[in-house]
Context: one part of a larger RNA
């Protein structure tokens, strides 16, 4: 000085990104516990008391032949200590938003989470030698299963809902009709030959799927406007005009894990609050299974408040042991 550890006056979170570390709580009895709930829960909520050792009455169990042995319950008197769940072991606690329902998974070695999974909901493919997948094939998985089953692909519990668009693009249907490859076809044309022929070359014209081209389909990829005017204060537009689209964001929700301006306004907490909470709506650039919005439990998650409690701090200080240092 550094590292582990006790202990600390008066304050008590002033510390800080942030109460990070520390310190409080802890066990059993017994009493007493809100909101909100999906009536299970929340709950060990919170909170408040007592708990040690003699003497003694009163009730009750269990054993024994009995003497008497254990043990429960509740009343009264007393005693000692700084301290009676006397070391150790052993929850702070409330209240409020987000996120993800839940308990699990997960970056073996810097991320445990609101990523992942998951019940439970959609779509879709498959009729069994299934589809799908491994293999060049034999084979195998799927399944010694059979649509209440298996694959794929999204959403992710419950509740209440899931709006408009099929123009692109995908996917599916479609005895027409355009486009088309080899193929077929041979009208001709050329080349050789006396010729016969042989060799080339070749127009109509008939040729598959696929694309075109008619429909369908969004819990399929995905998309879901501009400008102008209007109301007897003034604003502001329920209304009207006009252009453009495939169709012009519905319900909820909203400065939001999403708001640039921005520390928007207002309100609420503070003596003081770019954070927080509840409004607003002017949504730079929410929005409904890429789910919208709620939601009781639950979380080593995250965001704000308060309540105990602290050397986190004001503002350091002492002691132990351990190193480092000096010396020997």
């Nucleotide at each position: 000085u550094g590292g582990u550890g006790u202990u600390g006056a008066a304050g008590g979170a002033a510390c800080u990104c942030g109460g990070c570390a520390a310190a409080u709580u802890g066990c059993c009895c017994u009493c007493g516990u809100a909101a909100c709930u999906u009536c299970g829960g929340g709950a060990g909520a919170a909170g408040a008391g007592g708990g040690c050792c003699c003497c003694u009455g009163c009730a009750u169990c269990g054993g024994g032949c009995a003497a008497c042995c254990g043990g429960u319950g509740u009343g009264g008197g007393g005693g000692g200590g700084c301290a009676c769940a006397g070391a150790c072991c052993a929850g702070g606690g409330g209240g409020u938003g987000g996120c993800g329902a839940c308990u699990g998974u997960u970056u073996a070695c810097u991320a445990a989470a609101a990523a992942c999974a998951c019940a439970g909901g959609g779509c879709u493919c498959u009729g069994c030698g299934a589809a799908g997948u491994c293999g060049c094939a034999a084979g195998a998985c799927g399944a010694c299963g059979u649509a209440u089953a298996g694959g794929g692909u999204c959403u992710g519990a419950c509740g209440c809902c899931u709006g408009c668009c099929c123009g692109g693009u995908g996917c599916c249907g479609g005895a027409a009709g355009g486009u088309u490859a080899a193929g077929a076809g041979g009208a001709g044309a050329g080349g050789u030959g006396a010729g016969a022929g042989c060799c080339u070359u070749g127009a109509a014209u008939c040729g598959a799927a696929g694309c075109c081209c008619c429909g369908g389909u969004a819990a399929a990829c995905g998309g879901c406007g501009g400008c102008c005017g209007u109301a007897a204060c003034u604003a502001u537009a329920a209304c009207g005009g006009u252009c453009c689209u495939a169709a012009g964001g519905u319900a909820g929700c909203g400065a939001a894990a999403u708001u640039c301006c921005u520390u928007g306004u207002c309100g609420g907490g503070u003596a003081a609050g770019u954070u927080c909470c509840g409004a607003c709506c002017u949504g730079c650039a929410c929005g409904a299974a890429u789910g919208g919005c709620g939601u009781a439990a639950c979380g080593a998650c995250u965001u704000c408040c308060c309540c105990g409690c602290u050397g986190u701090c004001u503002c350091c200080a002492a002691c132990a042991c351990c190193a480092a240092c000096u010396c020997a």

This is a predicted structure of a 328-nucleotide part of an RNA (large-subunit ribosomal RNA, domain IV) from Roseospira navarrensis. NCBI's taxonomy places the organism under Bacteria, Pseudomonadota, Rhodospirillales, Rhodospirillaceae, Roseospira. It was read from a public genome assembly. The prediction has a mean pLDDT of 89.